[in-house]
Molecule: SAM riboswitch aptamer (S box leader)
Organism: Bacteroidota bacterium
RNA sequence: GAUUUAUUAAGAAGAGGGGAGAGAUUAGGCUCAAAGAACCUCUAGCAACCAUUCUUUCUUACGGAUGAGAAAAAGGUGCUAAAACCUAAUCCAAUACUGAUUGCCAUUGGGAUCAGCAAAUGGAGAUGAUAAAUG
Numbered sequence: 001g002a003u004u005u006a007u008u009a010a011g012a013a014g015a016g017g018g019g020a021g022a023g024a025u026u027a028g029g030c031u032c033a034a035a036g037a038a039c040c041u042c043u044a045g046c047a048a049c050c051a052u053u054c055u056u057u058c059u060u061a062c063g064g065a066u067g068a069g070a071a072a073a074a075g076g077u078g079c080u081a082a083a084a085c086c087u088a089a090u091c092c093a094a095u096a097c098u099g100a101u102u103g104c105c106a107u108u109g110g111g112a113u114c115a116g117c118a119a120a121u122g123g124a125g126a127u128g129a130u131a132a133a134u135g
Stems, first nucleotide, its partner, number of pairs: 002134007013043005021032003025089005044080003049076002052071005057065003084127001090124004097116006104110002
């Protein structure tokens, strides 16, 4: 790096080094940054994916279902500006708007059905990130 599964609006910063860009890609916006960002190291912390302990479901049992719940934080990772900074690069829904139709009401209009759609909203997806498992 590939595949699968889970999570992705919560949480948690100081010092030293570094020296110009950074916030994954593209576009738009917004933000961080010489009062020193990004990145690296150390220390501290957050969280609880794996590992640990206990309880428990299915499975006759072994083993397995990366099963479910709880505890703790010494180990393996991860993380410590802003929602994965926001939106789009896809789809769907309803609202608004526009157009068409109408053997409805009855008339400068309203209702119903269908279609479209710049923008805003919600949901899903895609992409990315992290963990675990597999080969």